[in-house]
RNA sequence: AUCCGAAAAUAGCAAAACCGGUGAAAGCCGGCUACGCAAAGCCAUUGGGUCUAACAUCACGCAAGUGAUUAUGAUUGCCAGGUUGCCGAA
Numbered sequence: 001a002u003c004c005g006a007a008a009a010u011a012g013c014a015a016a017a018c019c020g021g022u023g024a025a026a027g028c029c030g031g032c033u034a035c036g037c038a039a040a041g042c043c044a045u046u047g048g049g050u051c052u053a054a055c056a057u058c059a060c061g062c063a064a065g066u067g068a069u070u071a072u073g074a075u076u077g078c079c080a081g082g083u084u085g086c087c088g089a090a
Stems, first nucleotide, its partner, number of pairs: 004088002012037002018031005035077001041083003046080003049075003056069005
């Protein structure tokens, strides 16, 4: 240095719920709190999956509207991939 990840050490992050904000929604932000995490750091302009359906399109309807399809929206704590990083037992 690479691989690896311990009944080690120093640290770190923060699920769900609740409160407030924001968004059409999924979700996101902040507070509180920890379910857990060896990358639960970053990349969604690396690939796939999943969620939502505002706009748009189609169908039905006198109309209001209803239904369906569809990310440009979201998810890195869904799976891979890339990249950076703490420690050093076997």
Molecule: c-di-GMP-I riboswitch aptamer
Organism: Chloroflexota bacterium